[in-house]
RNA sequence: AUACGACAAAGGCAAACUUAUCGAAAGGUAAGGACGCAAAGCUAAGGACCUAAAACUCUCAUGAGUCAUGGUAGCCUAGUUACCGAA
Repeated sequence: AUACGACAAAGGCAAACUUAUCGAAAGGUAAGGACGCAAAGCUAAGGACCUAAAACUCUCAUGAGUCAUGGUAGCCUAGUUACCGAA
C1' cells in the first nucleotide's frame, strides 16, 4: 500500500414509531428514539422498487389508464472518499 474485518479500542450513523415542518404523493428535513450498519459516508450512472403532480389517452361527467421530469445510496451493481488494526 492492497485485500480483509476481532466478543479489540476510540469514535460514527440511526430502522420502526412519535412530534413539528416541506411535498400532489412517494418521500425529505429537524428533534426524540434504536432495528440494525465496517462505508447505513457521498454520486440516481445501469438495474430494481415506490409515487403519479403536470402531460397524454379514454369518459357526457365523476373517474380510469399510461408516463419521472419526483423519490429510495438502509435493494443490487458501478464510481469516489474515509477511521481503526487482531487473525